This is a predicted structure of a 73-nucleotide RNA (transfer RNA) from Campylaephora kondoi. The source organism's lineage runs through Eukaryota, Florideophyceae, Ceramiales, Ceramiaceae and Campylaephora. Model confidence (mean pLDDT): 81 of 100. The gene name in the source record is trnF-GAA. The RNAcentral record of the sequence draws on ENA. It matches the Rfam family "tRNA".
RNA sequence: GUUUAGGUAGCUCAGCUGGUAGAGCAUAAGAUUGAAGCUCUUUGAGUCAUUGGUUCGAAUCCAAUUCUAAACA
Repeated sequence: GUUUAGGUAGCUCAGCUGGUAGAGCAUAAGAUUGAAGCUCUUUGAGUCAUUGGUUCGAAUCCAAUUCUAAACA
């Protein structure tokens, strides 16, 4: 340099044909305990990498940019 895959909550990842963004772990609060741990209940946390376009409507489709990984050179 070329091609391909990917960027979604603190972390690991879903979200399949466009229609209100989710799970597990972790955080916080409560129950339980002498105190903790385990367990149970509840809770907060996201302008979906950035910008623009298509559309009534975009995490999802298109283009550009940026970052990461792999292959080739």